[in-house]
RNA sequence: AUAAAAAUACUGGAGUGGUUCAUAAUGGGAAUCUGAGAUAGAAUGCCUACAUUCUAAUCCAUAUACCUGAUGCAGAUAAUGCUGCCGUAGGAAGUAUUGAUAUUACCAAG
Repeated sequence: AUAAAAAUACUGGAGUGGUUCAUAAUGGGAAUCUGAGAUAGAAUGCCUACAUUCUAAUCCAUAUACCUGAUGCAGAUAAUGCUGCCGUAGGAAGUAUUGAUAUUACCAAG
């Protein structure tokens, strides 16, 4: 001098599934499976036990977050993106600081 794992700050992006019980409005719940996360709070609407928005939590920001292909294919399971393939696929949200470590050049000492 160059590259750079990891970290911090702020900013931004994404997902929220399955099964069983419960059958209620003084309510919208309980248990359980996988997982980083299936959750909590507030507001509005709604009523086949729900939906939308915001905040928090979680993960992610050049790619193992996530989406598309997909009402996909194969395997497993009580069931489900549960696992694998698809996938060196296509798309996908960043700046700064710091910097383990590595390489190169020069100088000095031995």
TPP riboswitch aptamer (THI element) from Acetitomaculum ruminis DSM 5522, 110 nucleotides, folded computationally. It matches the Rfam family "TPP riboswitch aptamer (THI element)". Rfam links the family to the GO term thiamine pyrophosphate binding. The literature on the family includes a 2006 paper in Structure by Edwards and Ferre-D'Amare, "Crystal structures of the thi-box riboswitch bound to thiamine pyrophosphate analogs reveal adaptive RNA-small molecule recognition". The prediction has a mean pLDDT of 77. The RNAcentral record of the sequence draws on Rfam. Of the family's consensus pairs, 89% are formed in the model.